The part of an RNA shown here (small-subunit ribosomal RNA, central domain) has 350 nucleotides and comes from an uncultured Thermoanaerobacterales bacterium.
Context: one part of a larger RNA
RNA sequence: UUGGGCGUAAAGAGCUCGUAGGCGGCUUGUCGAGUCGAUUGUGAAAACCGACAGCUCAACUGGAGGAUUGCAGACGAUACAGGCAGGCUUGAGGUAAGGAGAGGGAAGUGGAAUUCCCGGUGUAGCGGUGAGAUGCGUAGAUAUCGGGAGGAACACCAGUGGCGAAGGCGGCUUUCUGGCCUUAACCUGACGCUGAGGAGCGAAAGCCAGGGGAGCGAACGGGAUUAGAUACCCCGGUAGUCCUGGCCGUAAACGAUGGAUACUAGGUGUGGGAGGUAUCAAACCCUUCCGUGCCGGAGCAAACGCAAUAAGUAUCCCGCCUGGGGAGUACGGCCGCAAGGUUGAAACUC
Numbered sequence: 001u002u003g004g005g006c007g008u009a010a011a012g013a014g015c016u017c018g019u020a021g022g023c024g025g026c027u028u029g030u031c032g033a034g035u036c037g038a039u040u041g042u043g044a045a046a047a048c049c050g051a052c053a054g055c056u057c058a059a060c061u062g063g064a065g066g067a068u069u070g071c072a073g074a075c076g077a078u079a080c081a082g083g084c085a086g087g088c089u090u091g092a093g094g095u096a097a098g099g100a101g102a103g104g105g106a107a108g109u110g111g112a113a114u115u116c117c118c119g120g121u122g123u124a125g126c127g128g129u130g131a132g133a134u135g136c137g138u139a140g141a142u143a144u145c146g147g148g149a150g151g152a153a154c155a156c157c158a159g160u161g162g163c164g165a166a167g168g169c170g171g172c173u174u175u176c177u178g179g180c181c182u183u184a185a186c187c188u189g190a191c192g193c194u195g196a197g198g199a200g201c202g203a204a205a206g207c208c209a210g211g212g213g214a215g216c217g218a219a220c221g222g223g224a225u226u227a228g229a230u231a232c233c234c235c236g237g238u239a240g241u242c243c244u245g246g247c248c249g250u251a252a253a254c255g256a257u258g259g260a261u262a263c264u265a266g267g268u269g270u271g272g273g274a275g276g277u278a279u280c281a282a283a284c285c286c287u288u289c290c291g292u293g294c295c296g297g298a299g300c301a302a303a304c305g306c307a308a309u310a311a312g313u314a315u316c317c318c319g320c321c322u323g324g325g326g327a328g329u330a331c332g333g334c335c336g337c338a339a340g341g342u343u344g345a346a347a348c349u350c
Stems, first nucleotide, its partner, number of pairs: 004321003007304002012318001014201004021194003025088007034080001035077003039073004048066002052062003091191001092188003095184005103177007110154001115149007125136002162169002206247006215241002220236004258317006266295011299306002323350003332343004
């Protein structure tokens, strides 16, 4: 370089934005560097190829031919790809009118429940388990009623429901704000797709500083269980879990399935719009767009299965894989306060 792959066998970066680069809609003109044609020069000799000729044949040798698929010059062609100039609207973006939503930030606020404190009633147990014990309780617990404090989470609604690029998002109100969908087809006129580096976001745990601390609860203590029990069960309980600011940058970050575009039988749900028919109105019915499920055909697939939300048929761009172990380790670099992250071998061995 050609070639094979990436749902589960090794392999899609956690996600997005975006630089360079790669690739790019319809149409007219022009240029002719790519491309193509014919031509000239060159492409040393030997070697090579197929005939011929010379050694009695052959190996070998000889002269001519071919080949040397290349490079350069001049000439020509202009479909394709490209440059330049112009036009177009279907890609993309905008505008207008509507729409749904736990999308994000900030502030405020509500009720239920747990715990604690105070007071009333009340008396001997409560709690917990497979059974118990540790524990709590006559200094009055548990139970029950009233009052108060504080923190965290938001029952029902709730739904293979919704929103978000992913992580993720759920009481209510206000405010700031991002994205998406539909209809109109009014505007711009290819402004597009992807994206090495790069930048930002990124669950939980963890770290730093300052708050907060109800419940839960690593560590830890105790009680059980057991041969033991550094566990599972029980009673306690510190970090943490919560808030503010700053780090960390990882996950089975999963659909284990990169992004974009186009095309390819159906059936049945569901969320959000629009149009039509009908109607007092709604519902039903029909059409259409976007999202999200299930089943299933062709096709694909090693099988499982996927199947218009493809793992089908194609094109473009990126990332990644190349036997198991050693090893996501060592060394070095970069990043981090640290924990560690990232990049990432080899010997040896099967």

The RNAcentral record of the full RNA draws on ENA, Greengenes and SILVA.